[in-house]
This is a predicted structure of a 567-nucleotide part of an RNA (small-subunit ribosomal RNA, 5' domain) from an uncultured eukaryote. The coordinates come from a structure-prediction model, not an experiment, and the mean pLDDT is 80. It matches the Rfam family "Eukaryotic small subunit ribosomal RNA". The literature on the family includes a 2001 paper in Science by Yusupov et al., "Crystal structure of the ribosome at 5.5 A resolution". The RNAcentral record of the full RNA draws on ENA and SILVA.
Context: one part of a larger RNA
RNA sequence: UAUGCUUGUCCCAAAGAUUAAGCCAUGCAUGUCUAAGUUUAAGCACAUUGUGUGAAACUGCGAAUGGCUCAUUAAAUCAGUUAUAAUUUACUUGAUAGUCAAACUUAUCAUUGGAUAACCGUGGUAAUUCUAGAGCUAAUACAUGCAACAAGCCUGACGAGAGGAGGGCUGUAUUUAUUGGAUACGAAACUGAUGGCAGUGAUGCCUUGGUGAUUCACAAUAACUUUACGGAUCGUAUGGCCUUGAGCUGACGACGUAUCAUUCAAGUUUCUGCCCUAUCAACUUUCGAUGGUAAGAUAGGGGCUUACCAUGGUGAUAACGGGUAACGGGGAAUUGGGGUUCUAUUCCGGAGAGGGAGCCUGAGAAAUGGCUACCACGUCCAAGGAUGGCAGCAGGCGCGCAAAUUACCCAAUGCCGAUACGGCGAGGUAGUGACAGAAAAUAACGAUGCGGGGCCGCGAGGCUUUGCAAUUGGAAUGAGUACAAUUUAAAUCGCUUAACGAGUAACGAUUGGAGGGCAAGUCUGGUGCCAGCAGCCGCGGUAAUUCCAGCUCCAAUAGCGUAUAUU
Numbered sequence: 001u002a003u004g005c006u007u008g009u010c011c012c013a014a015a016g017a018u019u020a021a022g023c024c025a026u027g028c029a030u031g032u033c034u035a036a037g038u039u040u041a042a043g044c045a046c047a048u049u050g051u052g053u054g055a056a057a058c059u060g061c062g063a064a065u066g067g068c069u070c071a072u073u074a075a076a077u078c079a080g081u082u083a084u085a086a087u088u089u090a091c092u093u094g095a096u097a098g099u100c101a102a103a104c105u106u107a108u109c110a111u112u113g114g115a116u117a118a119c120c121g122u123g124g125u126a127a128u129u130c131u132a133g134a135g136c137u138a139a140u141a142c143a144u145g146c147a148a149c150a151a152g153c154c155u156g157a158c159g160a161g162a163g164g165a166g167g168g169c170u171g172u173a174u175u176u177a178u179u180g181g182a183u184a185c186g187a188a189a190c191u192g193a194u195g196g197c198a199g200u201g202a203u204g205c206c207u208u209g210g211u212g213a214u215u216c217a218c219a220a221u222a223a224c225u226u227u228a229c230g231g232a233u234c235g236u237a238u239g240g241c242c243u244u245g246a247g248c249u250g251a252c253g254a255c256g257u258a259u260c261a262u263u264c265a266a267g268u269u270u271c272u273g274c275c276c277u278a279u280c281a282a283c284u285u286u287c288g289a290u291g292g293u294a295a296g297a298u299a300g301g302g303g304c305u306u307a308c309c310a311u312g313g314u315g316a317u318a319a320c321g322g323g324u325a326a327c328g329g330g331g332a333a334u335u336g337g338g339g340u341u342c343u344a345u346u347c348c349g350g351a352g353a354g355g356g357a358g359c360c361u362g363a364g365a366a367a368u369g370g371c372u373a374c375c376a377c378g379u380c381c382a383a384g385g386a387u388g389g390c391a392g393c394a395g396g397c398g399c400g401c402a403a404a405u406u407a408c409c410c411a412a413u414g415c416c417g418a419u420a421c422g423g424c425g426a427g428g429u430a431g432u433g434a435c436a437g438a439a440a441a442u443a444a445c446g447a448u449g450c451g452g453g454g455c456c457g458c459g460a461g462g463c464u465u466u467g468c469a470a471u472u473g474g475a476a477u478g479a480g481u482a483c484a485a486u487u488u489a490a491a492u493c494g495c496u497u498a499a500c501g502a503g504u505a506a507c508g509a510u511u512g513g514a515g516g517g518c519a520a521g522u523c524u525g526g527u528g529c530c531a532g533c534a535g536c537c538g539c540g541g542u543a544a545u546u547c548c549a550g551c552u553c554c555a556a557u558a559g560c561g562u563a564u565a566u567u
Stems, first nucleotide, its partner, number of pairs: 001563005009439001011437001015432001016399001022397003026394003031061002037058002043053004059418001068352003078273003083268002087266002093261004108232001112143002119135001122132003151170005158163001171229002173225001175223006195206004209216001231255001233254004239249003275323003282314003289311008327349003331342004354375002357372003377388001379386002405430001407429003413426001414424003445473003448469009478507001480500002482497001484496001486494001510556005515537002521551001523550004532539002
């Protein structure tokens, strides 16, 4: 693990892995709205202009998590341990952004532009979550696009010089190039130019963060860019200034936005470690094998790919190949120690969604409850076409020794969303359930009778203890039934608990055995080397301690037997 017989209570609880990663009818398993993106519903309510509510739809986010399964896979996965100075990272949290967006002279000195859905109406097809044409209308959808003062750098008419009218450029980000980003210790001597500060003068002083380590951080210059960002958004309160003008200014939030960090991760990566096999001894390489140089591709290092070179790389310390009824680990069983066997299965990691392949969207997928082909299955059809993927939860067929309900609920734990409000077969709750595991009823106590011990006593007897009994006595209880409350999302069960509820207490314990191993019969009847038993030795041929039965007894006991795997 399966199966046979048996089964009263209560707690807990695995469960279509093994065989077919075989096939699936039906239903459900992923959706989501706040004061705060978009409402003229020809929706509803109150009605008073309007407000509240609000289907549908656009927009945003999520759908890459979860759940299932173990087919592949043997230095692969995985485990421990490193690296990322070789990288990406939506959301969260914390910072930062006044720099004119190309046109230089003339405006939008600011609230700009055109669509589209829902809707309305006209339609097509046998048919689908198919859609066409006409007519409207929104935005945080899609597009456009303004806004301070100063300072610095380059150039520079003019000027002997000092100076200097004018012109151009200067936000962050991208790409390329260049510069700085310092500094072991230390002696002597010489020369020139020049700025600031302090000083009468001599003279003195005048940059540099981090790491073990960088072409790091940071800063600057010249250009570069199908120019990414630099708020034309929403809610609640409405305040303060006056030069009263549809003036100026202003609080708290929401959402959005680029960069830097943070967080959640992810991708690669260092070292070491794996079962059987030599009836596998050589393997790899111009179709990348090993290395170099360069480029490309990538988020990024790398033969990852390409071009050109070199000829390497692995192997009895078992390469390469084959097998595995092989996902890896944490773990489980057994065990004096050493070991041996298992690990599909609730936690971590991996892989997969009928088989292969390719891709879109996106921060994230090579996604399948996304798409596109092909293959294999399969469904509907009016025969033209259309369409599917339960190794999610239930459920069905098949397969088999072998495995549950087409139930209820989001109340708990959590997750997702625009969210205190919605959703979730994640998850919880019941149902099935002798997979395992914990507790524990089926009687207890007298009296009487009959016994057996022990003690005291010369004895009658007394005290005490322990049995047996078709005698007898009242007491006690739950199993079960059941008002009620509790339990619970609602229930159930359970725990409480009125009322019922025990004498053949019929409210009746079983499963295997009784020759040995091995605990318990040489009792009775039947059978007669037959029927049968028996793990093994053996039993049975007419007195069977072993078969079939009755009685009695033994073992474990709500469980016990059998088969199989393993120690």